[in-house]
């Protein structure tokens, strides 16, 4: 220097151009316990890297740019 593939809730992951982005762990509440831990119900938390194009409509399709990664030289 190239190539690919990735970046989505605190954490790991799903997701599909179709209008409230899902799971899980994890955090708060309540219930249960003498308490704690399991367990049950419910709830909160997200500028979907980041700027632009395409589209009637993008978290997704296209470039470009940070970022960290794996291969080749």
């Nucleotide at each position: 220097g190239g190539u690919u593939a990735c970046a989505u809730a605190g954490u790991g992951u799903a997701g599909u151009c179709g209008u409230c982005a899902a799971c899980a762990c994890g955090u708060c509440u309540g219930c249960u316990u003498u308490a704690c831990a399991c367990g049950c119900a419910g709830g909160a938390g997200g500028u979907c890297c980041u700027g632009g194009g395409u589209u009637a409509a993008a978290u997704c399709c296209c470039c470009a740019g940070u970022g960290g990664a794996a291969c080749c030289a």
Transfer RNA from Liparis tanakae, 73 nucleotides, folded computationally. The RNAcentral record of the sequence draws on Rfam. The coordinates come from a structure-prediction model, not an experiment, and the mean pLDDT is 81. Its Rfam family is "tRNA". It is annotated as a transfer RNA. Rfam links the family to the GO term triplet codon-amino acid adaptor activity. Lineage of the source: Eukaryota > Metazoa > Osteoglossocephalai > Cottales > Liparis.